[in-house]
Context: one part of a larger RNA
RNA sequence: GACGAACGCUGGCGGCGCGCCUAACACAUGCUUUUCGAACGGAGAAAGAAACAGCUUGCUGGAUCUUUCUUAGUGGCGGACGGGUGAGUAACACGUAAGCAACCUGCCCUUCAGAGUGGAAUAACGUUUGGAAACGAACGCUAAUACCGCAUAACACUUUUUGAUGGCAUCAUCGGGAAGUCAAAGAUUUAUCGCUGAGGGAUGGGCUCGCGUCCGAUUAGGUAGUUGGUGAGAUAACAGCCCACCAAGCCGACGAUCGGUAGCCGGACUGAGAGGUUGAACGGCCACAUUGGGACUGAGACACGGCCCAGACUCCUACGGGAGGCAGCAGUGGGGGAUAUUGCACAAUGGGGGAAACCCUGAUGCAGCAACCCCCCGUGAGGGAUGACGGUUUUCGGAUUGUAAACCUCUGUCUUUGGGGACGAACAAAUGACGGUACCCAGGGAGGAGCCACGGCUAAAUUCGUGCCAGCAGCCGCGGUAAUACGUAGGUGGCAAGCGUUGUCC
Numbered sequence: 001g002a003c004g005a006a007c008g009c010u011g012g013c014g015g016c017g018c019g020c021c022u023a024a025c026a027c028a029u030g031c032u033u034u035u036c037g038a039a040c041g042g043a044g045a046a047a048g049a050a051a052c053a054g055c056u057u058g059c060u061g062g063a064u065c066u067u068u069c070u071u072a073g074u075g076g077c078g079g080a081c082g083g084g085u086g087a088g089u090a091a092c093a094c095g096u097a098a099g100c101a102a103c104c105u106g107c108c109c110u111u112c113a114g115a116g117u118g119g120a121a122u123a124a125c126g127u128u129u130g131g132a133a134a135c136g137a138a139c140g141c142u143a144a145u146a147c148c149g150c151a152u153a154a155c156a157c158u159u160u161u162u163g164a165u166g167g168c169a170u171c172a173u174c175g176g177g178a179a180g181u182c183a184a185a186g187a188u189u190u191a192u193c194g195c196u197g198a199g200g201g202a203u204g205g206g207c208u209c210g211c212g213u214c215c216g217a218u219u220a221g222g223u224a225g226u227u228g229g230u231g232a233g234a235u236a237a238c239a240g241c242c243c244a245c246c247a248a249g250c251c252g253a254c255g256a257u258c259g260g261u262a263g264c265c266g267g268a269c270u271g272a273g274a275g276g277u278u279g280a281a282c283g284g285c286c287a288c289a290u291u292g293g294g295a296c297u298g299a300g301a302c303a304c305g306g307c308c309c310a311g312a313c314u315c316c317u318a319c320g321g322g323a324g325g326c327a328g329c330a331g332u333g334g335g336g337g338a339u340a341u342u343g344c345a346c347a348a349u350g351g352g353g354g355a356a357a358c359c360c361u362g363a364u365g366c367a368g369c370a371a372c373c374c375c376c377c378g379u380g381a382g383g384g385a386u387g388a389c390g391g392u393u394u395u396c397g398g399a400u401u402g403u404a405a406a407c408c409u410c411u412g413u414c415u416u417u418g419g420g421g422a423c424g425a426a427c428a429a430a431u432g433a434c435g436g437u438a439c440c441c442a443g444g445g446a447g448g449a450g451c452c453a454c455g456g457c458u459a460a461a462u463u464c465g466u467g468c469c470a471g472c473a474g475c476c477g478c479g480g481u482a483a484u485a486c487g488u489a490g491g492u493g494g495c496a497a498g499c500g501u502u503g504u505c506c
Base pairs, nucleotide, nucleotide: 001505002504003503005502006501007500008499009498012377014375015374017372019369020335025333026332027331029330030329031328035076036075039074040073042071043070044069045068046067047066048065049064052061053060054059055058084288085287086286094212095211096210098208099207100206103205104204108201109200110199111198112197113196114195116150117149118148119147125140126139127138128137129136130135156181157180158179159178160177161176162175163174164173165172166171186193187192214260215259216258221251222250223249226248227247228246229245230244231243233241263285264284265283266282267278268277269276270275290311291310292309293308294307313324314323315322316321341367343366344365345364349363350361351360352359353358380410381409382408383407390401391400392399393398414447415444416443417442418441419440420439424434450495451494452493453492454491455476456475457474462489464487465486471478472477
C1' cells in the first nucleotide's frame, strides 16, 4: 500500500459497487420451463340459427349447423440456453499458435428441385376392474404436421469404370459412363407460415498437435491393451476407442512413476522495474449437480429442477408398497471470527414458444438489510477581549484552555413540513416495478464527533495515583517513592464518520 475481511469503541446523509472465503453439510415452505387451438380428435361454457315435435298460435322442447371462449390428452418446438458451485482435475483441463485430405451442426441466410397415391394403429373417451396411495390392467371406439408402405429421383449416397488437374502422403477436386438405394404435411383470416431432397454460408461444437502451466528424489525405476502391426467392429469422425491374432516394444535424472497441493485464463494487488502474490466480483473456457454406474430421446446430453439401477439419508404407508434430492432465488438448522429479504415487476434489456395478440422467465431490472469497500457532503459562517466563569497548572506574579464561549449579524447544504413532479417509453396511441423516487418551489429550524496516540523510531509533555505491584509493549525496552513509557486528569498531535487492533499478500 491492498482486502469478499473480522473484532473493539463510535456513528449524520447520499451515490456506485459488493456481501457463506467455513460443512460439494442436511434441508421445512413458496417460487425458478414452459408455450402453440393457425398440427389433431374430443370435452365443457356462452351466443345465434334451425328441420321437427308438443300444443295454450306464440311459447316450450329440440336432432343438426355457425361463431366465440377454456383446455385434460395426442403432436411440435423448447426443457443441452439461461442460473449455481469449484468437489474433482497436474490433464490437450486451460492459455497461445496451428491443423482436420479424419468430422457434425436444430433454428437462421442463400441457391436448385419437389410435395403424387395409399394403409394400419393409438392416447383422449366409454365399459369393466386392481391398489391405502403412487399408479395401473383388460376390452371397445377415434384424429393428426404422430406412425408405416408404394410411386417419383439427382448435383445425394454405395459399388464399379474412365479422363484431367493438384497435393508431404493416405489421397483430394472436377468431368463422362453403368448398376443399385433413399423423400415429403399440411394449416389458414389467402397475406403467408410450414414440409421433403440437395449445394453453399453463418453460428456452435468435436478431434489432433507444437510450446507454456505448483511442490517433493527422505518417490528411481514405471508399463500387458502396455508400444506397434494386420484384420474385423464401433463412432459424426481419426485413433488400442474396443476385440482377435502377431511382434516386444513404450516412458524415464531434459525427472518417468508415485505422493501432496490446486479449477485454468483475461485480469487483480504490490513494486521504479525485474519480479512476487493472487484468481472474490465482471468476462472466456472446463468440470460437477446427494454418492457411484448406465443408457434412452434428440441437431445437440450420457441431461441441476428427465429416465433406470445400486449405496447412504429423509419422508408417507392400510406393511403389500411408494416419494425425494436448493452447488437456482429467497429462507431454515448446523459449522464458523464472519457474510443479507421466505420483497416488487416483467416497465426496460435479453431468452423460449406463438402468424400474431400474448404467455412464461427468482435471467434481468429494481427495492430491503450491513460504514463491507471507494467517493462526495454535513455537524455552521462572519464579527466578538473584561482575554469572563469554570477546569488544569503554578516559582502564587501568573500561564493555559482561548475568539474558544457568552453576545451580535447571517445562511439553510444536510434535516423537517407543504406544493409541484420526471427522463428511463422504443412505435401513431396505450404501456413504469423502481416511485410520488430523483429533482424544483415555499415555510420552519443552528440542531448530531468520534477514535487512537503523546520515551526513541514517530507529530504531540505535564499533574496526581501506584511502587519490579498493578500493568504496558511492534522493536529497543518501561515500573523497585518525584515514572514525559503503567492508571487518571486537563492539555497537545494525528486521522475523521470513522478510528484503532488482528489476520493475509507485496
This is a predicted structure of a 506-nucleotide part of an RNA (small-subunit ribosomal RNA, 5' domain) from an uncultured bacterium. The full RNA is in RNAcentral, with records from ENA and SILVA.